[in-house]
RNA sequence: AGAGUUUGAUCCUGGCUCAGAACGAACGCUGGUGGCGUGCUUAACACAUGCAAGUCGAACGAGAAAGUUUCCUUCGGGAAACCAGUAAAGUGGCGCAAGGGUGAGUAACACGUGAAUAAUCUGCCCUCGAGAUCGGGAUAACAUGGUGAAGCAUAACAUCAUUUGUACAUCUGUACUUUUGAUCAAAGCAGGGGAAUGGCGAAAGCCGUCCUUGCGUCUGAAGAGGAACUCGCGUCAGAUUAGCUUGUUGGUGAGGUAAUGGCUCACCAAGGCAUCGAUCUGUAGCCGGCCUGAGAGGGUGAUCGGCCACACUGGAACUGAGACACGGUCCAGACUCCUACGGGAGGCAGCAGUGGGGAAUUUUGCGCAAUGGGGGAAACCCUGACGCAGCAACGCCGCGUGGGUGACGAAGCAUCUUGGUGCGUAAAGCCCUGUCAACAAGGACUAAAUUUGAAUGUACUUGUGGAGGAAGCCCCGGCUAACUCCGUGCCAGCAGCCGCGGUAAUACGGGGGGGGCAAGCGUUAUUCGGAAUUACUGGGCGUAAAGGGUGCGUAGGCGGUUUGAUCAGUGAGAAGUGAAAGCCCUCGGCUCAACCGAGGAACUGCUUCUCAUACUGUCAGACUAGAGUAUUGGAGAGGAAAGUGGAAUAUCCGGUGUAGCGGUGAAAUGCGUAGAGAUCGGAUGGAACACCAGUGGCGAAGGCGACUUUCUGGACAAUUACUGACGCUGAGGCACGAAAGUGUGGGGAGCAAACAGGAUUAGAUACCCUGGUAGUCCACACCCUAAACGAUGGAUACUUUGUGCAGCGGGUAUCGACCCCUGCUGUGCAGGAGCUAACGCAUUAAGUAUCCCGCCUGGGGAGUACGGUCGCAAGGCUGAAACUCAAAGGAAUUGACGGGGGCCCGCACAAGCGGUGGAGCAUGUGGUUUAAUUCGACGCAACGCGCAGAACCUUACCUGGGCUUGAACUGCAGGAGACGUGAGCAGAGAUGUUCAUUCCACUUCGGUGGCUGCUGUAGAGGUGCUGCAUGGCUGUCGUCAGCUCGUGUCGUGAGAUGUUGGGUUAAGUCCCGCAACGAGCGCAACCCCUGCCUUUAGUUGCCAUCAGUUCGGCUGGGCACUCUAGAGGGACUGCCCGGGCAACCGGGAGGAAGGCGGGGACGACGUCAAGUCCUCAUGGCCCUUAUGUCCAGGGCUACACACGUGCUACAAUGGAUGAUACAGAGCGUCGCGAGACCGCAAGGUGGAGCAAAUCGCACAAAGUCAUUCUCAGUUCGGAUCGGAGUCUGCAACUCGACUCCGUGAAGUUGGAAUCGCUAGUAAUCGAAGAUCAGCACGCUUCGGUGAAUACGUUCCCGGGCCUUGUACACACCGCCCGUCACAUCACGAAAGCUGGUUGCACCUGAAACCGGUGAGCUAACUCGCAAGAGAGGCAGCCGUUUACGGUGUGAUUGGUGAUUGGGGUGAAGUCGUAACAAGGUAGCU
Repeated sequence: AGAGUUUGAUCCUGGCUCAGAACGAACGCUGGUGGCGUGCUUAACACAUGCAAGUCGAACGAGAAAGUUUCCUUCGGGAAACCAGUAAAGUGGCGCAAGGGUGAGUAACACGUGAAUAAUCUGCCCUCGAGAUCGGGAUAACAUGGUGAAGCAUAACAUCAUUUGUACAUCUGUACUUUUGAUCAAAGCAGGGGAAUGGCGAAAGCCGUCCUUGCGUCUGAAGAGGAACUCGCGUCAGAUUAGCUUGUUGGUGAGGUAAUGGCUCACCAAGGCAUCGAUCUGUAGCCGGCCUGAGAGGGUGAUCGGCCACACUGGAACUGAGACACGGUCCAGACUCCUACGGGAGGCAGCAGUGGGGAAUUUUGCGCAAUGGGGGAAACCCUGACGCAGCAACGCCGCGUGGGUGACGAAGCAUCUUGGUGCGUAAAGCCCUGUCAACAAGGACUAAAUUUGAAUGUACUUGUGGAGGAAGCCCCGGCUAACUCCGUGCCAGCAGCCGCGGUAAUACGGGGGGGGCAAGCGUUAUUCGGAAUUACUGGGCGUAAAGGGUGCGUAGGCGGUUUGAUCAGUGAGAAGUGAAAGCCCUCGGCUCAACCGAGGAACUGCUUCUCAUACUGUCAGACUAGAGUAUUGGAGAGGAAAGUGGAAUAUCCGGUGUAGCGGUGAAAUGCGUAGAGAUCGGAUGGAACACCAGUGGCGAAGGCGACUUUCUGGACAAUUACUGACGCUGAGGCACGAAAGUGUGGGGAGCAAACAGGAUUAGAUACCCUGGUAGUCCACACCCUAAACGAUGGAUACUUUGUGCAGCGGGUAUCGACCCCUGCUGUGCAGGAGCUAACGCAUUAAGUAUCCCGCCUGGGGAGUACGGUCGCAAGGCUGAAACUCAAAGGAAUUGACGGGGGCCCGCACAAGCGGUGGAGCAUGUGGUUUAAUUCGACGCAACGCGCAGAACCUUACCUGGGCUUGAACUGCAGGAGACGUGAGCAGAGAUGUUCAUUCCACUUCGGUGGCUGCUGUAGAGGUGCUGCAUGGCUGUCGUCAGCUCGUGUCGUGAGAUGUUGGGUUAAGUCCCGCAACGAGCGCAACCCCUGCCUUUAGUUGCCAUCAGUUCGGCUGGGCACUCUAGAGGGACUGCCCGGGCAACCGGGAGGAAGGCGGGGACGACGUCAAGUCCUCAUGGCCCUUAUGUCCAGGGCUACACACGUGCUACAAUGGAUGAUACAGAGCGUCGCGAGACCGCAAGGUGGAGCAAAUCGCACAAAGUCAUUCUCAGUUCGGAUCGGAGUCUGCAACUCGACUCCGUGAAGUUGGAAUCGCUAGUAAUCGAAGAUCAGCACGCUUCGGUGAAUACGUUCCCGGGCCUUGUACACACCGCCCGUCACAUCACGAAAGCUGGUUGCACCUGAAACCGGUGAGCUAACUCGCAAGAGAGGCAGCCGUUUACGGUGUGAUUGGUGAUUGGGGUGAAGUCGUAACAAGGUAGCU
């Protein structure tokens, strides 16, 4: 510090996810040891048991017992002393308000920080001052009952009142001084001393006086520490909480408090708070700190420390220095316990512990030895504070689980190409060491001036022995370090994101190996980070989310030049504070570290004082450049009202006139003989204003268009004068605001939602047509939204250019205008820097800056729900969540596609010729059937295809019969034997069985080799599966003209350029131009056939000339010609004319051939997971007495039917009969087979010749010449069937071909549709070959005869190039929308039902304080001789306040609810086709 994920790829936007650190954690697996820490985050739920606050006899009263000893004794016991002034309870003092726990409540002066008290209190402690006199002798315990203090003296710098002055200060004054008066106090206890002395006593002695010490007491002052109150600032979220408040805000007076104060009361006034967020609601203890982060921040508030609050829930006071009191009191409530049922008791959020809750959190331990606290003079007592120990890997830190040596490397496991490789020096073995643990011995520190050790016989040291007792967890597709085998087969499963798994999974599970960390490792939850993804540091808003529809303007924010003052902001310095701990630095202590100690730094803050005065603010003054006013002038669909006008549509009236009009793609509905439409004349009425008209004008926007008048707003130009910052923006607010819509009243020509009809269509609630109502128009009043758009808020300033238009000027020149130069304002275009993701913007900024406002933070859910508010309604404004996805998007790129465009080509259409589709048959396919009808091929590019030929074989299929190292192949080992030949039997055959016969070569004589068969073992075999694991081969686009690369250049990039453009070509063929220059694979050419010529050669070919002839090139002869087959030539736009820059094109000449002469072979990058595992090869899987192999028979030939490809026909351009002419290319010895003879024929007999330019197949047919048929189901057509044969073959039944005789179906030219062909072509005619025993209408090749037509590129199909749109990229056979149906999830509404919180009103009203009363009771005081009276007090009663409770009525927030509404999600449901291309009616609002 980044990475993964949207796409075919790219850049951007944007979310999601990961790597890091942390934790009071939990869970899973595992677990040796020590140190230091930490440990109910949930139920502030309920608690058994023990302990957690007492102490003081030196404040006081009172005071045992057991036991021991002595004495007495009536032996029952009694007394004394010690125990002991002890125990226990009591009065009193101090403490119990600390320490310890918890975080429920609290959004508050609760907390933090800084001030303030001139408005206060303070026990114990420290310092200073002054004092304590007299009188009385209560109460309690005991046995009971009742009561519980008071007066007096003295005194102040105390308090109150009064009076004088000084200082300080200012808020009410404060401090000191001064005069006078008034008021208020106290307690002793314990030691020491001894001169004198008092009392008591017989004395000893005791108690005093006296002196003195300590503690205590009273009253002041002061301090320290503590507490209280007040104030500035800071301190969570929600506006779908906007108004709140009546003791409320203030005043006067009184009361109350330690003290200010509505704190309380009476009266008076009507205030106070709030958009700088009051009130309400929700949540929450606050801080030092802790975690994270570069920081700024964000999160958090365990342990430690400070503060606050609370103590079963609610209320209340008492005592006290301090409480409204955790281990106190009273009352109410809930709960628990005891009970004799009358009544009582209780409060672990103290330490342990229990139950419960929960994912989850410890021992009912030891000790007061240390530190600290309470009491005490002290000893000492108390102390679950604390110090220690126990449990828990909960965290941090340390250590160990051994070290060395040890093989070309054991075994085992894994893999494997069978050679090997890995685990691996790892192990074993050998040599060592001794941490930790174990045992044994010794043995501290913590403790101080003395004593005292819970931890503890601990830490630590030494010794003994011996590698022994001590390693796991996660991961290995990318991110992210680490790879292989097997199993599984979209199953089981994994997954943080992307995503893996459908038979070769580095992603699942296991093994091996590897990587990481390590007594831990992973997972989960949470926080920060990465995330600049809330942006202060540090983001944005034209198109990605985002500018308010527009203006006016309030608060607020910001604000021109200059002078002076001030010093609030700002800057500098100083002082105070910012607790300690923590973080950081240095040093030190535990062996190190964690941990701990000391010192320093820091604590960025707040307060006070001083200084500076540039800038901002404030105050005062000045200025004119901003802003405004006045004057002059022109422009304008700016606004409102009134009036006027013509064209056109429609309607009505009248005339002329006759059969149609209208409408459409085509029609129909409709109108018209009752006279339409057309045309002429007249009238009525409403709406809109042609031409002008223009990226022209005006307006804030919406918007504004005939003409005239009236009223009226704004902008602009010019000139001078004036005001003097008066400005900009603008949350709320107010106003305006297209169309549609609403209300009331008018109006209504045309147009036209709804609606009706006609068409279209599968349907057509649409598009088209005919009608047509609201509405559109006017007036008034609402509505308030738009893709209200420049998708671009307003203002100001600055920043290169060019060129239009509109308005108003200036200059030069001119008689004047135009032209030319120039200023301001507005409005356009092109383009530079700059900016931008790109597109693009570019002085009218999306550039550079400042100010103000509005808005955004992933997609969907959703602009929805609920609430509020506005509206007559429709609806508007404001505006969520649950849930769900990993994307949604922007711009640009390359393709593909378009019922987009342009250019071009092709038998693509058109023009023609002939077919198919109808018939019969052949053949292939589907389907069906079957035991099997083997398998493959399925649009073009499967279907006379694999098959160039299924009777057996083929053959892969079916049935049945056999074999199991096998029918064929290669080894090894062990036996045996010739192999073979001939013959018989059984059987469908395979096969089984029997008989006869008999080895070969070499040899060292042992044997070895060959051959055959048997057994065993390696292994054979498979037309079994996967063509979606593959090679090879093939089809197709397509013989279409394309497909790419290097370098350079452009672009952030994907990519572009080149390859586009202008021409030209069959062609990316060539030329020209060009940021491209070159190159490659394709095209063309090179190859073959054919067309002309030359040459060479002349048999088996040929015969012009010569001779012979049986008249046949037959023979001699010849090689001229034909021909054969080798080598060459020839054609190149070379020549001419025209056009053109050129390439090239048109025409012509010559030529056998002319512009590629004709044909073939040849198939770029790639596409279709195209075809083929059944040609072959091959990975993997499967079978192995069978899915292998042998055999017989059957099947592949089935047959209601459907399709493809063909043949033959339907006839006269023909059929039949007869005669007769002319090919080419092939094939032949397991062959072709002549002549001759036989048969009507197929064919047979026979065998000449020929391994073939020699012989044969082999008569070519159409054609030509004759005759006949005469338009018919025929002398057409030949299917089908019957009979008889021939040939091949082991064998023609299923199931061959052919011949003859007989039979003589359908069919009279073929619907929709569809195919081929552009010249030696179509059409037509025959011939040959492969396969093959036989079988050809198929296939391949060969020649004969031999046309028609092409205007042309609008349309159909296919293709090429350029361009355009795109939401497609599996690429239009694409993508995708909505209803319905099903499942499921969350949410809303809902008659209601049921909780929480809370307002208001009323009722009830405990305890308690306070007030009143107090006829009952009453010691101390007063009066009184007494009785008694009084004062005071108490009980009781009444009242104010008030908790709990109750009633009623609201508010708010949850839960639930029949039913209902939409929404989300869900591999293969239904209906349509809305959107994306002009998406087939442009889309959207």